[in-house]
Context: one part of a larger RNA
RNA sequence: UGACGGGGGCCCGCACAAGCAGCGGAGCGUGUGGUUUAAUUCGAGGCUACACGAAGAACCUUACCCGGGUUUGACAUGCAGGUGGUAGCGACCUGAAAGGGAAGCGACCUUCGGGAGCCUAUACAGGUGCUGCAUGGCUGUCGUCAGCUCGUGUCGUGAGAUGUUCGGUUAAGUCCGAAAACGAGCGCAACCCCCGGGGGUAGUUACACGUGUCUACCGCGACUGCCCGGGAGAAGCAGGAGGAAGGUGGGGAUGACGUCAAGUCAGCAUGGCCUUUAUAUCCGGGGCUACACACACGCUACAAUGGCGCGUACAAUGGGUCGCAAGGGCGCGAGCCGGAGCCAAUCCACAAAGCGCGUCGUAGUUCGGAUUGUAGGCUGCAACUCGCCUGCAUGAAGCCGGAGUUGCUAGUAACCGCGUAUCAGCGAUGGCGCGGUGAAUACGUUCCCGGGCCUUGUACA
Numbered sequence: 001u002g003a004c005g006g007g008g009g010c011c012c013g014c015a016c017a018a019g020c021a022g023c024g025g026a027g028c029g030u031g032u033g034g035u036u037u038a039a040u041u042c043g044a045g046g047c048u049a050c051a052c053g054a055a056g057a058a059c060c061u062u063a064c065c066c067g068g069g070u071u072u073g074a075c076a077u078g079c080a081g082g083u084g085g086u087a088g089c090g091a092c093c094u095g096a097a098a099g100g101g102a103a104g105c106g107a108c109c110u111u112c113g114g115g116a117g118c119c120u121a122u123a124c125a126g127g128u129g130c131u132g133c134a135u136g137g138c139u140g141u142c143g144u145c146a147g148c149u150c151g152u153g154u155c156g157u158g159a160g161a162u163g164u165u166c167g168g169u170u171a172a173g174u175c176c177g178a179a180a181a182c183g184a185g186c187g188c189a190a191c192c193c194c195c196g197g198g199g200g201u202a203g204u205u206a207c208a209c210g211u212g213u214c215u216a217c218c219g220c221g222a223c224u225g226c227c228c229g230g231g232a233g234a235a236g237c238a239g240g241a242g243g244a245a246g247g248u249g250g251g252g253a254u255g256a257c258g259u260c261a262a263g264u265c266a267g268c269a270u271g272g273c274c275u276u277u278a279u280a281u282c283c284g285g286g287g288c289u290a291c292a293c294a295c296a297c298g299c300u301a302c303a304a305u306g307g308c309g310c311g312u313a314c315a316a317u318g319g320g321u322c323g324c325a326a327g328g329g330c331g332c333g334a335g336c337c338g339g340a341g342c343c344a345a346u347c348c349a350c351a352a353a354g355c356g357c358g359u360c361g362u363a364g365u366u367c368g369g370a371u372u373g374u375a376g377g378c379u380g381c382a383a384c385u386c387g388c389c390u391g392c393a394u395g396a397a398g399c400c401g402g403a404g405u406u407g408c409u410a411g412u413a414a415c416c417g418c419g420u421a422u423c424a425g426c427g428a429u430g431g432c433g434c435g436g437u438g439a440a441u442a443c444g445u446u447c448c449c450g451g452g453c454c455u456u457g458u459a460c461a
Base pairs, nucleotide, nucleotide: 001461002460003458004457005456007455008454009453010452011451012450013449015445016444019408020407021406022405023404026300027299028298029297030296031295032294033293034291035290042053043052064286065285066284067283068282069281070280073124077123078122080120081119082118083117088105089104092100093099094098108115109114126275127274129273130272131271135269136268137264138263139262140260142258147186148185149184150183151182152181153162154161155160165178166177167176168175192252193251194250195249197220199218200217201216202215203214207210223246226240227239229237302401306360307359308358309357310356311355312354319348320347323342324341328337329336330335367398372393373392374391375390376389377388378387414437415436416435417434418433419432420431
């Protein structure tokens, strides 16, 4: 000087408390451990791994296993030689890949030298093989916490200190005042984007048919600016006015010096090592989907604030030509036929909870939907291993969950549906968004957890 303390003081954070909804029990989905397996490819491991890389494992993907092929190679470059009936196509044969191949067809560029292609040979290619403790880049985390430093000066033999401490104050090393310091940098804040209120301009495809809504662009508006109180004539704090909005208006983007030899050699790049008829490469099939179990994250429930039936109302994101697809017809339905319109403010296009009426009457039920049988539909070369959906039948566990544990302070939680990326299809209950309905509670900081500043002890560095 740091780090640490079941030392002290001050102060924060859904950290506790106060509340609301859960998880932990059930069934199922997904991830992981374990076990199994020819293989169940690999990575991630307290917080900071476990719906994580996976924003799409039937084949492909695919890296794993079994079997079958190839060896200058699936791919790149160089050099040398050969090659116009050359490269390529080709009935047919074996076949999974691939190989062979009669008759016949037969190229491209050109400055006319040749080039490209092909064959042969060679140098090399290739490796999701190892090392994230050799690395770059990127990322997680402490933490959007308020900190981390420098120049000059001063003090100290020196390590170093001072500044950065103290009194107030703030979300903030934010600002004010004091002070051997005076300044400065990276952080904080502001500048950027979205939402909330006016105004101007412009409007088709929007709409009430002439600009009120809406859409697009530009600009205004909020600064403790005004009043009052207390505060140190400070910073700032409390209240009030006006205002669509008030003291950072709400949300996002933005992550200091550093920490964890944190993570990633399997995104990519890359040193070294290893491999070269194999650890490369191609194909068929299988596996990644196994199943006595254990954990993690979710979905659906256990019902009457409900289930079911009929009627009826109101959104916003976003997507669409290999596409989205109205009306119409067929089918109980998934869906099929057909194709108007739409390169989209034009078309696809209909929210659900809600509201009204009816029914069920506390029952393992008209709750719940697992599981299983059967008949179908769709995608795709192909749904046995191993897809999704529909009809009928079947109806399991489950009557609110032990110890423990999670999220959330407002348009939030909770409940409700809708969209979308990936994508042929889909195992999405996941991820990322969008709107609809819309709470309860916070006395307080003693305690648990994490963190900041000052101080104190230390046998630790």